[in-house]
RNA sequence: GGGAGCAGGUGCGGUCGUCGCGUUGGGUGUCCCUCGUCCGAGGGGCGAUCCACCGAGGAAAGUCCGAGCUCCAUAGGACAGGGUGCUGGGUAACUCCCAGUGGGAGCGAUCCCAAGGAAAGUGCCACAGAAAACAGACCGCCGGUUCGGGCGCCUCGUGCGGCCGUUCCGGUAAGGGUGAAACGGUGAGGUAAGAGCUCACCAGUGCCCCGGGCGACCGGGGCAGCUCGGCAAACCCCACCUGGAGCAAGACCGAAUAGAGGAGGAGGGGUGGUCCGCCCCGUCAACACUCCCGGGUUGGUUGCUGGACGCGGAUGGCAACAUCCGCGCGAGAGAAAUGACGACCCCGCGACGGCACUCGUGUACGGCGCGGAACAGAACUCGGCUUACAACCUGCUUCCCAUG
Numbered sequence: 001g002g003g004a005g006c007a008g009g010u011g012c013g014g015u016c017g018u019c020g021c022g023u024u025g026g027g028u029g030u031c032c033c034u035c036g037u038c039c040g041a042g043g044g045g046c047g048a049u050c051c052a053c054c055g056a057g058g059a060a061a062g063u064c065c066g067a068g069c070u071c072c073a074u075a076g077g078a079c080a081g082g083g084u085g086c087u088g089g090g091u092a093a094c095u096c097c098c099a100g101u102g103g104g105a106g107c108g109a110u111c112c113c114a115a116g117g118a119a120a121g122u123g124c125c126a127c128a129g130a131a132a133a134c135a136g137a138c139c140g141c142c143g144g145u146u147c148g149g150g151c152g153c154c155u156c157g158u159g160c161g162g163c164c165g166u167u168c169c170g171g172u173a174a175g176g177g178u179g180a181a182a183c184g185g186u187g188a189g190g191u192a193a194g195a196g197c198u199c200a201c202c203a204g205u206g207c208c209c210c211g212g213g214c215g216a217c218c219g220g221g222g223c224a225g226c227u228c229g230g231c232a233a234a235c236c237c238c239a240c241c242u243g244g245a246g247c248a249a250g251a252c253c254g255a256a257u258a259g260a261g262g263a264g265g266a267g268g269g270g271u272g273g274u275c276c277g278c279c280c281c282g283u284c285a286a287c288a289c290u291c292c293c294g295g296g297u298u299g300g301u302u303g304c305u306g307g308a309c310g311c312g313g314a315u316g317g318c319a320a321c322a323u324c325c326g327c328g329c330g331a332g333a334g335a336a337a338u339g340a341c342g343a344c345c346c347c348g349c350g351a352c353g354g355c356a357c358u359c360g361u362g363u364a365c366g367g368c369g370c371g372g373a374a375c376a377g378a379a380c381u382c383g384g385c386u387u388a389c390a391a392c393c394u395g396c397u398u399c400c401c402a403u404g
Stems, first nucleotide, its partner, number of pairs: 001400010013345007021055002024052005029046007057375001061386002064384005069246004073283002076280002079277001081242005086100005101115001102113004116237002121235002123231003138176002140172005147165003151161003154157001184202006203227001205224008250302004259293001261292004270287002273284001309328008346372005352366002354363003
């Protein structure tokens, strides 16, 4: 100097001023009500007015997880369904976060993993290939044999030996081929030729023992059979967890209306209320229950912002995080509010002039013009994850090049 990795932070620039918008609080004015002999006091309303504080995000998005909260009367047991899947820790909890183990990618800093079980069972592995999991012989190799050719020897005979081609039978899975993957690898011995057939070493599997670790697991030693593919983000098995619906949940006030509608069952050990489904059992409360058709209200208040809250510090911990102390109260709308203008500075872009040079460009030196990066806006709240994103800032680490 260049490339890369990880963590944190900011995020329609800053300052001042004028006008405008919304919540909350306060003052003045005015109207109404109550009390009061008067002066006055209290409460409420008013789009009348004045003042002050505050006023969208890191993702507010997705609605993928988990909860707080609300409702379904309540406790237990079970089936089905759903979710998670290495170990330890964090957390209100989680499929999240931290640390580690194992595996993979990278020279590395680091990053990724849907990471239990294939020896319980079922299923799949196209094409190619002989054969894709108690598989199997295409080319080959070996032994014998049918037929033919020809060679050598000799005792000249359907003699002996061996070569090439060919027919058939048997052995083989070492060599070659196919494929993503072919029933362990290397070497030696052995064999008619071969094969863990045998042996040495290695890998894997099973069993036993020792050491380290909370654990996943790691290291070491021994024995045995020689070897038993991949896929469970296939069905499945195993372990653990698990009600449902959701603020359009719910609560209260006000107002209005039409049920002479239809069908079925029952008359108290009967019916319904176990909440996505299907049961068992105990309690509790109710007495008309279930289904179909039809009508009214679609107004107001609340839920609705003080929290598993934010910021700072100390202690403990590798860390996530926990504890303690101090300070603070950061929008609560209700068809949905936060905008506009001016000045100065800052940043970006553009052309013109100047300057430089390789006549093409560069430069921010001058004034001028335009603009204020992207993704994108709360709607009960919080912890995460995922996705989108312009312009940057800070720190640490790793690799390469050059120089000393």

Model confidence (mean pLDDT): 76 of 100. Predicted 3D model of a 404-nucleotide RNA (Bacterial RNase P class A) from a Candidatus Eiseniibacteriota bacterium. The model forms 93% of the base pairs in the Rfam consensus. The source organism's lineage runs through Bacteria, Bacteria candidate phyla and Candidatus Eiseniibacteriota. Rfam family: Bacterial RNase P class A. It is annotated as a ribozyme. The sequence was found by an Rfam model in a public genome assembly.